The part of an RNA shown here (large-subunit ribosomal RNA, domain IV) has 338 nucleotides and comes from a Planctomycetota bacterium. The prediction has a mean pLDDT of 88. NCBI's taxonomy places the organism under Bacteria, Pseudomonadati, Planctomycetota.
Context: one part of a larger RNA
């Protein structure tokens, strides 16, 4: 000095990022038990008392009885100490998240994350829809049938879920524009049986072949509508009340429309340690409040919520070598000699 342990005067968290760690509480009995709640909880809430060992009395499962398990009373009795040893909750208060029990990175993350029931949407009438796959079968779906099966989003429960259909999706419409491939073929090229020419060349039917306008011509795309628990979106400037200050009003300028309800410096606030209030002798955290919300907002759901929680933040009681401040023991390394 390094591991693993035991004790400790006085203080008791003054340690620290945090009470990490360690102490502390811990059995069974009896008393006794608050807010707040979904009436079930909370609850072992919290605080308290009691435990051995003898000796009487009451009860009497069970027994024909004798007995005796078990429970209750009462009286005496040793010790520092009777749940005597090991094992055996510390608690209470305020707040976020997520309702819950659950599940997850095998070997750095267990959480708020993911899962739930519940809520809604959209598809699908059955050879369903959707998946797997094959060249063609097959198979799942299902030996089920819309109270069903399938995607999608939300997440218990309460109270709610505003406003925009201009984009983009998604459904329906089918006049009218746009349009392939195809028809259909006006017209036109080529080649030649024939003509006509003294010749060179010229004309040039029917076949056959090239190119080839107009018009016909679906879906689609335009176009007309519907839809937000579809993707997704939800303003500016300036002026105004007899003090000031603010602005119920009012101009306007743009939008498809201009954020309702609720909640707010919050897991969101950058300024910022915002202002106040509480708590502390001091508080950048924490807990009410306030609204100029850089940049909340209503099923990427919004705001509440009793239980639940190895999640997070703060705070107290108890209680402790966390500290002040270390000491001393024990048993095993390191050392030092073999």
């Nucleotide at each position: 000095c390094c591991c693993u342990c035991g004790u400790g005067a006085a203080g008791g968290a003054a340690c620290u990022c945090g009470g990490c760690a360690a102490a502390u509480u811990a059995a069974c009995c009896c008393c006794g038990u608050a807010a707040g709640u979904u009436a079930g909880c909370g609850a072992g809430a919290a605080g308290g008392g009691g435990u051995g060992c003898c000796c009487c009395c009451a009860u009497g499962a069970c027994g024909c009885a004798a007995g005796a398990a078990u429970u209750g009373g009462g009286g005496g009795u040793c010790a520092c100490a009777g749940g005597a040893a090991a094992g055996c909750g510390a608690c209470a208060g305020c707040u976020g998240c997520g309702a819950c029990u659950g599940u997850u990175u095998a070997c750095u993350a267990a959480a708020a994350a993911c899962a739930c029931a519940g809520g809604u949407c959209u598809c699908u009438g059955c050879u369903a829809a959707g998946u797997c796959u094959u060249a063609a079968c097959g198979a799942c779906g299902a030996u089920g049938u819309a109270u069903a099966g399938a995607g999608a989003c939300u997440g218990a429960c309460g109270c709610u879920u505003g406003c925009c259909c201009g984009c983009u999706g998604u459904u329906g419409g089918a006049a009218c524009g746009u349009u392939a491939a195809g028809g259909c073929g006006a017209c036109u090229g080529g080649u030649c049986a024939g003509c006509c020419g003294c010749a060179a060349g010229g004309c040039g039917a029917a076949g056959c072949u090239g190119g080839g306008a107009a018009c016909c011509g679906a879906a689609g795309c335009g176009c007309c509508a519907a839809u937000g628990a579809a993707g997704g979106g939800c303003g500016g400037c300036c002026g105004u009340a007899a003090c000031u200050a603010u602005g119920a009003c009012g101009g306007u300028c743009c939008u498809a429309a201009g954020g309702u309800a609720g909640c707010g410096a919050a897991a969101u606030u950058c300024c910022u340690u915002g202002u106040c209030g509480g708590g502390u002798a001091a508080g950048u955290u924490c807990c009410g409040a306030c609204c100029c919300g850089c940049a909340c907002g209503a099923a990427u759901a919004g705001c509440g919520u009793a239980a639940c929680g190895a999640c997070a933040g703060c705070u107290g009681u108890a209680c402790u070598g966390u500290c002040u401040c270390c000491a001393c023991g024990a048993g095993g390394g390191a050392c030092u000699c073999g």